[in-house]
RNA sequence: GGAAUAUAAUUAAAUGCAUUGCGUAUAAUUUCGGGAAUAUGGCCCAAAGUCUCUACCAAACCACCGUAAAAGGUUUGACUACGCAGGGAAAAUAGGAAUAA
Repeated sequence: GGAAUAUAAUUAAAUGCAUUGCGUAUAAUUUCGGGAAUAUGGCCCAAAGUCUCUACCAAACCACCGUAAAAGGUUUGACUACGCAGGGAAAAUAGGAAUAA
């Protein structure tokens, strides 16, 4: 002194990743059918439902069914799919103090 090039404090960042919140779907729900239990019992399968994959249960309380085949009400708690937003670590890429040359 500082060009090509090399290293690089550091700055920004498409993007994908996980996460939090909100919204939508679905009411963690409904219905016909089949099977099963029986007051110490009250369950299982299938189907429906969704711009939709998956799931479709658990607990508590109340009431009900006098031994038969039917279940009822309330409250609380998720997962999954999609969309929006927030921050998080990483990063294609772009710039770049400085150093070497």
Purine riboswitch aptamer from Oceanobacillus luteolus, 101 nucleotides, folded computationally. Its Rfam family is "Purine riboswitch aptamer". Clan: Purine riboswitches. A reference for the family is Reining et al. (2013), "Three-state mechanism couples ligand and temperature sensing in riboswitches", Nature. Rfam's curators write: Riboswitches are metabolite binding domains within certain messenger RNAs that serve as precision sensors for their corresponding targets. Allosteric rearrangement of mRNA structure is mediated by ligand binding, and this results in modulation of gene expression. A class of riboswitches that selectively recognises guanine and becomes saturated at concentrations as low as 5 nM. In Bacillus subtilis, this mRNA motif is located on at least five separate transcriptional units that together encode 17 genes that are mostly involved in purine transport and purine nucleotide biosynthesis.